[in-house]
RNA sequence: GGAGUAGACCGGAUGGUCGCUUGGAUCCAUGAUUCAAGAGGAAAGUCCGGGCUUCAAAGAGCACGAUGGUCGGUAACGCCGACCGGCCGUAAGGUCAGGGCAAGUGCAACAGAAAGUAGACCGCCUGGCUUAGCCAGGUAAGGGUGAAACGGUGAGGUAAGAGCUCACCAGCAGCAAAGGUGACUUUGCUGGCUAGGUAAACCCCAUUGGAAGCAAGGCCAAACAGAGAGCAACCGGUGUUCCGGCUCGGAUCUGCUCGAUCCGAUAUGACUCUCGGGUGGGCCGCGCGAGGUGACGAGCAAUCGUCAUCCUAGAUAAAUGGCCAUCACUUGGUGCAAUUCCUUUGUGCCAGGUACAAAACCCGGCUUACAGGUCUACUCCAGUG
Numbered sequence: 001g002g003a004g005u006a007g008a009c010c011g012g013a014u015g016g017u018c019g020c021u022u023g024g025a026u027c028c029a030u031g032a033u034u035c036a037a038g039a040g041g042a043a044a045g046u047c048c049g050g051g052c053u054u055c056a057a058a059g060a061g062c063a064c065g066a067u068g069g070u071c072g073g074u075a076a077c078g079c080c081g082a083c084c085g086g087c088c089g090u091a092a093g094g095u096c097a098g099g100g101c102a103a104g105u106g107c108a109a110c111a112g113a114a115a116g117u118a119g120a121c122c123g124c125c126u127g128g129c130u131u132a133g134c135c136a137g138g139u140a141a142g143g144g145u146g147a148a149a150c151g152g153u154g155a156g157g158u159a160a161g162a163g164c165u166c167a168c169c170a171g172c173a174g175c176a177a178a179g180g181u182g183a184c185u186u187u188g189c190u191g192g193c194u195a196g197g198u199a200a201a202c203c204c205c206a207u208u209g210g211a212a213g214c215a216a217g218g219c220c221a222a223a224c225a226g227a228g229a230g231c232a233a234c235c236g237g238u239g240u241u242c243c244g245g246c247u248c249g250g251a252u253c254u255g256c257u258c259g260a261u262c263c264g265a266u267a268u269g270a271c272u273c274u275c276g277g278g279u280g281g282g283c284c285g286c287g288c289g290a291g292g293u294g295a296c297g298a299g300c301a302a303u304c305g306u307c308a309u310c311c312u313a314g315a316u317a318a319a320u321g322g323c324c325a326u327c328a329c330u331u332g333g334u335g336c337a338a339u340u341c342c343u344u345u346g347u348g349c350c351a352g353g354u355a356c357a358a359a360a361c362c363c364g365g366c367u368u369a370c371a372g373g374u375c376u377a378c379u380c381c382a383g384u385g
Base pairs, nucleotide, nucleotide: 001381002380003379004378005377006376007375008374009373010372012327013326014325015324016323017322018321020038021037022036023035024034025033026032027031040356044367045366047365048364049363050362051361052213053212054211055210059258060257061256062255064209065208066207067206068205069083070082071081072080073079084098085096086095087094088093099204100203104202105201106198107197121143122142123139124138125137126136127135128134129133151169152168153167154166155165156164170194171193172191173190174189175188176187177186178185179184217284218283219282220281226275227274228273229272230271234245235244236243237242247265248264249263250262251261252260253259291310292309293308294307295306296305297304298303328354329353330352331351332350333349334348335347336346337345338344
């Protein structure tokens, strides 16, 4: 100097002027004055997890879903961190829907003899015959097809061959030792065992999952009008009434079952369905919180602890803006200066531009979008000292 990898931050600022919203204080009070504050790193997606509210309270099983290496973090997670393993990269690093295919059932076009304990097209060997060929048997080492053909190399052996045997290697299984919390790693011994791919195929295993949602849900005020239809056994005591037993109907608990609870019961009720009427105004929920910032400590880190300090939107058709000036960054043009082979840098002027994009209960994440700029650490290549 070039090419990369990982991460963090800014993404407009200042002044003036007019205007808007919330809270506090004061006052001459349907407002005025003054003080303070007033959109984001993603507010987006509505994809996960929760806080909170309601379903009166609390369960079990099946079904259905979600996650999937290990260990930590966290309120929790499908998130974050570290580590292990596979694959990619020279590397810094990146990526993985990372448990199980010798439990079962499936799937893989075409080509090929044959696609999983399959298989003989060419070929090799042996025998026979009607011998430039045919038939029978053996073979899977060589060739071909294919993305992939039932371990690899070499030697022996064989009629020709084959883990048929042997040596070495790879994989798999078993045993043991060492290291590690663990996933796992390394080493040694035994075994000829060689069992392809696919589970974001069905399936098996482990863990895990109430529902709905701020239009949740409360309080106040005001107003009105209800009507029709539907469903379902008894027994005993008792004068009516009423009580008890057994049971019936309905509602709630993700779908179903059990179970539990509540309401009503001899059909006048609870409930379900249909039609119709009133209200749709105000206040709360609504921002002090798993909160922010700084220092120190623990930890590889995520993060946690202690101390100090701060309060940073709350609208309800939806506020946080308009105008002017200057500065910052950037693009183009142009003048000057330095340097100079090309060119590059600085400075002045003119014109233009400044990304993605806006709260609506809140928080922790993930994913997506982003003109331009700054910083940190690391890797590789070339050159110089």
The RNA shown here (Bacterial RNase P class A) has 385 nucleotides and comes from a Pirellulales bacterium. The organism belongs to Pirellulales, within Bacteria. Its Rfam family is "Bacterial RNase P class A". From the family's description: Ribonuclease P (RNase P) is a ubiquitous endoribonuclease, found in archaea, bacteria and eukarya as well as chloroplasts and mitochondria.